[in-house]
RNA sequence: GAACGAACGCUGGCGGCAGGCCUAACACAUGCAAGUCGAACGAUCCUUCGGGAUAGUGGCGCACGGGUGAGUAACGCGUGGGAACCUGCCCUUCGGUUUGGAAUAACCCGGGGAAACCCGGGCUAAUACCGGAUACGCCCUUUUGGGGAAAGCUUUAUGCGCCGAGGGAUGGGCCCGCGUCCGAUUAGCUAGUUGGUGGGGUAACGGCCUACCAAGGCUGCGAUCGGUAGCUGGUCUGAGAGGAUGAUCAGCCACACUGGGACUGAGACACGGCCCAGACUCCUACGGGAGGCAGCAGUGGGGAAUAUUGGACAAUGGGGGCAACCCUGAUCCAGCCAUGCCGCGUGAGUGAUGAAGGCCUUAGGGUUGUAAAGCUCUUUCACCGGUGACGAUGAUGACGGUAGCCGGAGAAGAAGCCCCGGCUAACUCCGUGCCAGCAGCCGCGGUAAUACGGAGGGGGCGAGCGUUGUUCGGAAUUACUGGGCGUAAAGGGCGCGUAGGCGGUCCGUUGCGUCAGGCGUGAAAGCCCUGGGCUCAACCUGGGAACUGCGCUUGAUACGGGCGGACUUGAAGCCGGCAGAGGGUGGUGGAAUUCCCAGUGUAGAGGUGAAAUUCGUAGAUAUUGGGAAGAACACCGAAGGCGAAGGCAGCCACCUGGGCCGGUCUUGACGCUGAGGCGCGAAAGCGUGGGGAGCAAACAGGAUUAGAUACCCUGGUAGUCCACGCCGUAAACGAUGUGCGCUAGCCGUCGGUCAGCAUGCUGUUCGGUGGCGUAAGCUAACGCGUUAAGCGCACCGCCUGGGGAGUACGGCCGCAAGGUUAAAACUCAAAGGAAUUGACGGGGGCCCGCACAAGCGGUGGAGCAUGUGGUUUAAUUCGAAGCAACGCGCAGAACCUUACCAGCCCUUGACAUGUCCCUUUGGGGCCCUGGAGACGGGGUCUUUCGGUUCGGCCGGAGGGAGCACAGGUGCUGCAUGGCUGUCGUCAGCUCGUGUCGUGAGAUGUUGGGUUAAGUCCCGCAACGAGCGCAACCCCUAUCUUCAGUUGCCAUCGGGUGAUGCCGGGCACUCUGGAGAAACCGCCGGUGACAAGCCGGAGGAAGGCGGGGAUGACGUCAAGUCCUCAUGGCCCUUAUGGGCUGGGCUACACACGUGCUACAAUGGCGGUGACAAUGGGCAGCAACCCCGCGAGGGUGAGCAAAUCCCAAAAAUCCGUCUCAGUUCGGAUUGCACUCUGCAACUCGAGUGCAUGAAGUCGGAAUCGCUAGUAAUCGCGGAUCAGCAUGCCGCGGUGAAUACGUUCCCGGGCCUUGUACACACCGCCCGUCACACCAUGGGAGUUGGCUUGACCCGAAGACGGUGCGCUAACCUUCGGGGGGCAGCCGGCCACGGUCAGGUCAGCGACUGGGGU
Repeated sequence: GAACGAACGCUGGCGGCAGGCCUAACACAUGCAAGUCGAACGAUCCUUCGGGAUAGUGGCGCACGGGUGAGUAACGCGUGGGAACCUGCCCUUCGGUUUGGAAUAACCCGGGGAAACCCGGGCUAAUACCGGAUACGCCCUUUUGGGGAAAGCUUUAUGCGCCGAGGGAUGGGCCCGCGUCCGAUUAGCUAGUUGGUGGGGUAACGGCCUACCAAGGCUGCGAUCGGUAGCUGGUCUGAGAGGAUGAUCAGCCACACUGGGACUGAGACACGGCCCAGACUCCUACGGGAGGCAGCAGUGGGGAAUAUUGGACAAUGGGGGCAACCCUGAUCCAGCCAUGCCGCGUGAGUGAUGAAGGCCUUAGGGUUGUAAAGCUCUUUCACCGGUGACGAUGAUGACGGUAGCCGGAGAAGAAGCCCCGGCUAACUCCGUGCCAGCAGCCGCGGUAAUACGGAGGGGGCGAGCGUUGUUCGGAAUUACUGGGCGUAAAGGGCGCGUAGGCGGUCCGUUGCGUCAGGCGUGAAAGCCCUGGGCUCAACCUGGGAACUGCGCUUGAUACGGGCGGACUUGAAGCCGGCAGAGGGUGGUGGAAUUCCCAGUGUAGAGGUGAAAUUCGUAGAUAUUGGGAAGAACACCGAAGGCGAAGGCAGCCACCUGGGCCGGUCUUGACGCUGAGGCGCGAAAGCGUGGGGAGCAAACAGGAUUAGAUACCCUGGUAGUCCACGCCGUAAACGAUGUGCGCUAGCCGUCGGUCAGCAUGCUGUUCGGUGGCGUAAGCUAACGCGUUAAGCGCACCGCCUGGGGAGUACGGCCGCAAGGUUAAAACUCAAAGGAAUUGACGGGGGCCCGCACAAGCGGUGGAGCAUGUGGUUUAAUUCGAAGCAACGCGCAGAACCUUACCAGCCCUUGACAUGUCCCUUUGGGGCCCUGGAGACGGGGUCUUUCGGUUCGGCCGGAGGGAGCACAGGUGCUGCAUGGCUGUCGUCAGCUCGUGUCGUGAGAUGUUGGGUUAAGUCCCGCAACGAGCGCAACCCCUAUCUUCAGUUGCCAUCGGGUGAUGCCGGGCACUCUGGAGAAACCGCCGGUGACAAGCCGGAGGAAGGCGGGGAUGACGUCAAGUCCUCAUGGCCCUUAUGGGCUGGGCUACACACGUGCUACAAUGGCGGUGACAAUGGGCAGCAACCCCGCGAGGGUGAGCAAAUCCCAAAAAUCCGUCUCAGUUCGGAUUGCACUCUGCAACUCGAGUGCAUGAAGUCGGAAUCGCUAGUAAUCGCGGAUCAGCAUGCCGCGGUGAAUACGUUCCCGGGCCUUGUACACACCGCCCGUCACACCAUGGGAGUUGGCUUGACCCGAAGACGGUGCGCUAACCUUCGGGGGGCAGCCGGCCACGGUCAGGUCAGCGACUGGGGU
C1' cells in the first nucleotide's frame, strides 16, 4: 500500500447490488420444512345424485432438494486414464400381456394398558402375494440338458399401465498414474500381514471373507507414529515466481445427539426411517413410554460479533397424479444491519465597507474570507398529489399501488471523522511543567512544547472517518526467478568410502528426457478482451480468449539419458631414479638433572625486588672419583622437510604408507564429490598393570598485600613416561571444504630432470613451500591476488537479529567426567563487522615548561590581620566553589554605602514621558509649633524666571487631578548580549583548488633536519591561502644630532660662613624629539653545498639583548540578570519609596591568604650618606613656636623638572652575649590626639604601664633561573578618617641547574581500545528487594493410544430346528419350503491388568530474564 463474512469509537440523508454465528458439531420451547394417487383395492361417510371426502391395503416418492464441516493426510479431493459392473423414472427396438390359487389390513366382536400402543377370534378386495402354461432372444451348463414372465384401470383415447429381452441416455460403484500440510527430539513398520490355491461373498474386480501353502510386503525419493486440516474451481496479495486462504456461488466428499447394526429398495447402512447400547431432556397412574433444528424462522448459552418465530407458490425447479390439482421455509420476494461495493444529494450565480465575531500580531496589520449577510436563481434526492408497469406466448403477480412517469411546494429536511515533530500533506497562541498525558518506529513532556490538553488556522478522506485484529506486499529478511559462509550468523577436526548427484573424445542405434504439429480433455461461474441491458456505475448478460495441466497421436534427433562399438588427453598401472623429524618394532649413545657411596674441604648454601620458609657443624653448598635411575634429545635447525588432519626431531637395523622426477611401455573413462556409515584424531581426563629422574594441578609453608584462597619463593601428590582399553573434544585456525580448468609478474627457498659453459655457476622445466604486488579482477572495508577471497563447473557441510543457550527435555554414546543431536517460554532495539576522527592508556618514540632534580626563601606550629566554611542571629544582604572560590566582586561597611533585620511612614510614587487644571518665582533669615526622625503646620521680613510678534503666545519651573504608567540589587547566567577567567604565549587551528577513498575522511599539516615557534630548509600529489608564531608598537641598555628651562655647571666673571646663589654658558649629566646600531653581517668549524648550530673577532649590546602590550579555532551549559543591556516569569497601598536604630564587625570551631616573630647576618643606642616612581588648591605644606608624642598654632612657597609631601631604609659605629632575654610584641589598664553631625555596638593614632603565645614548626605543601630570589625602604589609587591588602618605584643583592629515570602540565608522530556527556569512561559476578516465564520434583488429575483377557446388546451369517406353518407336490400318511426358538463364531458398549504418550496442578528446588 492492498484486502476482509469483521469488531469497536465518533458520526449518519437517499437509492441500487451483494453479504450477514468465523465462537459451543452447545442445549433446544413453539410453528412450519414430504407427500401424493379414489383412473390399483375393499370399506365407510357426505351428496345438489353430477359427484365429493376419507383411515386402511396397494403404487410411486421419501437415497432429490435444504444444512453443517465434527471426522478424514485418505484414491478423500484434483487431474488424466482403466475394466470386472449396476442403473427406478426417460428414449428407442423386438416380442408378450395366458391360466389358476391361497391369504390379509380396513371392518365386526372380545380383551389388556395411565399413556404410547398392543393381543385374540371372525369376514373381505386388489396393479398386494403364490403356482401352472408359453419363451426367438435371456441365464446356468458337462454343449446336452435345465431354469425363469406378466396387471390391470378407465371418462374408450393415437389413453395410462404391466412382463421378457436388446440398445441408448442419465446417475452411480470399483481400480490405477501423477499431485496434495508440519514434525526425524517419530527409524524402522507389518500376521490377513504380502503372494498363491480351493471355497465363499458382491451388481462387480479384489486378502473383501475363509481354509491351506509359501515368507513375503512397505521404508531415508521418509514407511510407522504424532500434530494439524474437509478437498477443488476459486479468493486476497504480488511485476512475476510465489505467499496466504477455501465465507458467499459452483463441483466432490463426509456427517445428522454419541457408538454399533442391519432392513426395505433401482438406489441408503438412510438429517425430519427402524433396532440395540450410552449420555441428556421430557411425560408417567412408577408398571412403562417419548425425543433428536449441522432444514426455515425463533430461544437460551458462548462471544468483540452476525438478522424476521414475515409474504407467496405469481415465476424457476422438484414429488405425486391421465388430469384438475395437492405438497414444496427448495425458490421468488419483503423486513433488519453503512457489513461491503457502486451511484446521488446536502445547493448554484453574484457579492469587499474585505462587515461583525474568533485567532494571531512586530499594534502597522494579517487570517478565517466570497466565506457569511444581502441580491438573483435552480429543485436532483427526500416530501405531497396523480398515474402506473415489465416480469405472463392464453389464464394465474407474493413483490405492490413497488419501479417508472406527470404535477406541486420550498433553499427548503440532509456533514462528519481523522490528522498537522520526522517518516507524511498540514503551524501558531494559550494552558501544563518528566505532572497530566502522547506514542506505529525514532521518540516527546523537568517554565518559552509546531509531539500532552484547548483554541484559531491548515491538511486528508467524505456518509463516512479512525482504531484494533488478520493476510499478502514492501522483505533479495528462506534468495526457483533471486542471498550467503577469511574478520559481520555460517566450512564438518581430518580422511576412506556406500547410496545419490555430476561426468572426457568419436561413430552407430534407440527416441526416455527435450522440441514441434494435430486430436481429446482441462464443468459452469470467476479473472481478461469485446459487444449488449438497467439514465451511469456497482450489478446482470452474449461471444471470444485463457485455464501455463494431463492423455493420445504424427514427426524431429542437436543436446542430456539408455544400448552397442571405438579412442587416449582424465584416471590408474609398469620400468628407472630421488628427497624426507611420514608411521611401527627392537636396539643403542652422550650431555644434563637428581639420588647413593667415597675423597678433598668449611660455614655457610639456597632463594628474591628485598626477604623468609628450606638445606647445612649429624659436615651442606663447592669440588673430584665411582655407581644408580628415569625422562628428554643441545649444536646442525632454517622463511627448511614429511604427513589427510591431529602431529612428527640423538643414532642404528628391520617392517611399512604416501609423494616427486624421468621414460611414454600397458589398461581404456576405470573419474570427481560424497547424506548415512567406518576409521584416525593434541592436551587434559578415566580404567588395569608397570614406571617415576626432572617438572608439577591439588595441597603445605614463606613472602607480598588492606586482604592475597594469586602473581614471587621453598617443598610437594596425582599427572607427565610405558603397555592395553576408554574418552572424541580445542582459537582441532589459513578462523578460508574437496576436485578440475582458466586469468600479468618480480624476488627467495626445498626436491628432481634437461641444457650450456665448466666443476661452480647460469639457464630451462615439473612438483612443493614463502615474501611482494593499484596487471586485471574481487571485497562493506580490512585485505585476497596462479598456494585467490579472481573467472567458471561439480558435489558435500553450514547460516538466517541479540540474550535465554550450545542450555532444558527426549534420544544415542560413555565406567565416569561428559560428548552429540537440540528447542521453547520470556526479554531487548539492538547485538555485530570493517574502517574514520578524537579522547584515553600504570603503550612506545621524540620534545618542551621552576615539571622534577640542584639550590635559596617560605607556608603548615605561635599571636594578630583578612577572606571563607560552619554555627549563631530579628538580620548576621548577595554572589564567587578543585586548579581557574576563599587580602575574590570590596581601589576604604561608624551614618551614608546597604541590597539584610526591627519599627514608623508614603501610594502616579525618590526617577521618565503624555493629557487636563492651577500657580507663575525660587531662595534665605527670624519666631511659634506637632513628631524620635523622615516629614510637616503657622506667622513674619527680604528678594521676585526667561523669551516675546505683548496675545494667560511659547518655553522653563512648581503644585494638583485622574489615567496610561513608573519602580523592583525580585527569579531564571541552563533563554541572552556584552565583558571576564581557564587550558595558554601552549604552537597550534583551518580554508580554496587539486588528488585519493563508496563513505566518514585523508592528503596539504606526515617524513629527514632545525627552531622559542606549523621557525626555517630539504623531500613529497599536492599547490596556495587565512587565523595564530615572529615582526611592526611601548619601556629599557650604547651612541649621534636637534633643543636648553624649572634641569646642569667644564670654562669665564660676580657673590657667600656655605650653596648654580647671580651674570653667563649648553661642554657634561639630564630631559624629550629625530636618528644610528645587531643582520649569524664577518672569520673558523660543523651540517647535505640547505636551514641552522658551535666557537671567535669586533661591539654598549650576539644569536629572540632584557621587560611590556598583544591571547588563534575552540573547551569548561566556567563566571556575572547585584556594573550595564536584555527575552520570559513574578510584585503593584508593595518584592516599589522614605527614615531611625540595628546588622554585614556575632564566635565552641575548621580552612585559605598574609603581617610580626621566635632573635646576635639580631635588638637597642648613635651616626646621620646615596634613590626612583609618584601626588598636591575643599590640596601638599616649608620655616618658626608649643607638646615626651600623636598633634596643635602660624602660614612662606607651589596648579609645580621651579614649592611641598621628603626622612629614604637596609648601610656604618658602639653596646647587649644566648636568656622566654635589652628577643617577641599579643592582651589589658590609665591618659590623650585626629577625622567626622556622630567613634557604645564598630575608626586610626600617641604616651605611660602591662608583657601572652612563640626557642624555626608533623604529614604535607608554595614561590623563584639574574639585577631574579631574598632583603630594605619609598610612592599612589580608594579615602572625611581608617591597609599587614592592592597597584607601582627604586636600594642592597645571592645560590643552583648533573640531568630528563620519576611526579605534574603540554606539543608532535605512532599503537591498542568493547571509551565518544570521551578513563571522574566503560563494565563483570555474588549478595539484598520486587516481578515474570521456565527446568527438576514425592505425587496427583485428565485426554489420546497399544497389548492381553473378561463380558457380549441389536444384527446379518452359519448350524439346528422334535415347536409353529395358507399357496407347491402328494400315494393325503406326509413331503418340500418358511417361521419362531436354541446353539455357534463375529461384534458396539462396558470391565480387569500392564504399557506408551500428551497436558493440568504440585511442598520444595535449579538456573534464567527484567
Molecule: small-subunit ribosomal RNA
Organism: uncultured bacterium